[in-house]
The part of an RNA shown here (small-subunit ribosomal RNA, central domain) has 349 nucleotides and comes from an uncultured bacterium. Its mean pLDDT, the model's own confidence on a scale to 100, is 87. The RNAcentral record of the full RNA draws on ENA. Its Rfam family is "Bacterial small subunit ribosomal RNA".

Context: one part of a larger RNA
């Protein structure tokens, strides 16, 4: 390099958008670079291929003959590929109607529940565990009313329901905003697909400065437990969680499944839309875009997968090549650091 994979053996980049590049829909008219075909030079000899001769063979060596898969010039051919031209609508896209949604930022509200504060009843124990104890508590606490602070987080609805590229997003109410979908069939005419580098986004934990702290809760103290017990329990409790900004860029960032099209038996749920029919709170038939569970063919090393493919296929990208050492060493780049990225080899089984 090739061939062969990549859901679970090693292999999908964490997810978008996108420039180069690769790939690309119909019919038609050109050209003729790629493509095929014929001349014509050229491809030196030697050497290789087959044929014949020479040395008693053979090695060796003569002679012909083909090859030299190539390059050039030139005459054609015009299905493909290009490439110009002028259409086309089915691929993609805009219009426009119309419903669904925790999609996103910003402001404002609002109940319940912890915990604290202040007042009233009240009076001896509360809490807490396998049992204790540390701890709280007559300076009046758990309890219980009232009142009033302040953080966070939204029970029921909730749902293999919804939305979003992915991370992820769930009280209510307004305003800004961004997607999908379902219908129309008016408008643009291949605008299309992927995407190496790049750029953006990106759960928690973590940094930097400034705020906020209610309840949890690394670290940390104390109290059991136990042979110990730097843990599991319990009673405290600082970062942190939380808000505005700026970095960090990492996850079993999982559906362990890359993106895009086309095609290939059904049957049952659900979400959101549209057509048609009935005897209409409703039912039935159908048709699009999700989202499940079953299952035919196929696939599969088996579990399984099966129109939401892991089935046939076609594009483009990433990515694997035994195990340890090691996602380490050393260079580089990024970063305030902590560290991320890229990423060996010796030995060794």
């Nucleotide at each position: 390099c090739u061939g062969g994979g990549u859901g679970u053996a090693a292999a999908g980049g964490g997810a978008g958008c996108g420039c180069a590049g690769a790939c690309g829909g119909a019919g038609a008219a050109g050209c003729a670079a790629g493509u095929c075909u014929g001349a014509u030079g050229u491809g030196a000899a030697a050497g290789c291929c087959c044929g014949c001769g020479g040395c008693u063979c053979a090695a060796c060596c003569g002679c012909g003959g083909g090859a030299c898969u190539g390059c050039a010039u030139u005459g054609g051919a015009a299905a493909c590929u290009g490439u110009u031209u002028a259409u086309c609508u089915g691929g993609a896209g805009u219009a426009c109607u119309g419903g669904a949604a925790g999609g996103g930022c910003a402001a404002g509200c609002g109940g319940a529940a912890u915990u604290c504060c202040u007042g009233g009843u009240g009076u001896a124990g509360c809490g807490g565990u396998g049992a204790a104890a540390u701890g709280c508590g007559u300076a009046g606490a758990u309890a219980u009313c009232a009142g009033g602070a302040g953080g966070a987080a939204c029970a029921c609805c909730g749902g293999u329901g919804g939305c979003g590229a992915a991370g992820g997003c769930g009280g209510c109410u307004u305003g800004c905003u961004g997607g999908a979908c379902a219908g129309u069939a008016a408008c643009u005419g291949a605008c299309g697909u992927u995407g190496a580098g790049g750029c953006u986004c990106g759960a928690a934990a973590g940094c930097g400065a400034g705020g906020g702290g209610a309840g949890c809760a690394a670290a940390c103290a104390g109290g059991a437990u136990u042979a110990g017990a730097u843990a599991c329990c319990c009673u405290g409790g600082u970062a942190g969680u939380c808000c505005a900004c700026g970095c960090u860029g990492u996850a079993a960032a999982c559906g362990a499944u890359g993106a895009a099209u086309a095609c290939u038996a059904g049957g049952u749920g659900u979400u959101g839309g549209g057509a048609g029919g009935c005897a209409a709170a409703g039912c039935c038939u159908u048709u699009c875009a999700g989202u499940g569970c079953c299952g035919u063919c196929g696939c599969a090393a088996a579990c399984g997968c099966a129109a939401u493919a892991a089935g046939u296929a076609u594009u483009c990208c990433a990515c694997c090549u035994g195990g340890g050492g090691a996602g380490u060493a050393c260079g580089u780049u990024c970063g305030c650091a902590a560290g991320a990225a890229u990423g060996a080899a010796a030995c060794u089984c």